Record summary: SAM riboswitch aptamer (S box leader) from Metabacillus indicus, 106 nucleotides, folded computationally. Rfam family: SAM riboswitch aptamer (S box leader). Its family is annotated with regulation of gene expression in the Gene Ontology. The RNAcentral record of the sequence draws on Rfam and Ribocentre. Of the family's consensus pairs, 97% are formed in the model. Lineage of the source: Bacteria > Bacillota > Caryophanales > Bacillaceae > Metabacillus. The coordinates come from a structure-prediction model, not an experiment, and the mean pLDDT is 77.
RNA sequence: UUCUUAUCACGAGAGGUGGAGGGAUAUGGCCCUUUGAAACCUCGGCAGCGGACUCAUUAUGAGAACUGUGCCAACUCCAGCAGGCGUGCAGCCUGAGAGAUGAGAA
Numbered sequence: 001u002u003c004u005u006a007u008c009a010c011g012a013g014a015g016g017u018g019g020a021g022g023g024a025u026a027u028g029g030c031c032c033u034u035u036g037a038a039a040c041c042u043c044g045g046c047a048g049c050g051g052a053c054u055c056a057u058u059a060u061g062a063g064a065a066c067u068g069u070g071c072c073a074a075c076u077c078c079a080g081c082a083g084g085c086g087u088g089c090a091g092c093c094u095g096a097g098a099g100a101u102g103a104g105a106a
Base pairs, nucleotide, nucleotide: 001106002105003104004103005102006101007100008099013043014042015041016040017039021032022031023030027079028078029077044072045071046070048069049068050067051066053063054062055061056060076098081095082094083093084092085091
């Protein structure tokens, strides 16, 4: 990097450096930001997955701590693609695609 699979409505902050952008994208919105964006560092926190531990159980459930990672504005910010409901407007629902993270394989 590619493929497969699970999850994505909850949750979680400060300080320092920095100096203008950021929220995945081709798009339309909307929002955050000099009352300091991105990025980096330190400490902290949240809790998804993997490892391993304890108890029960007979292959599943529960539990606190430790690890490998991940995350710590807004539903993956909303739409944007397809279908359905609807006064075929607004709006709502479902699904796909795409994305993020973990695990496995090549």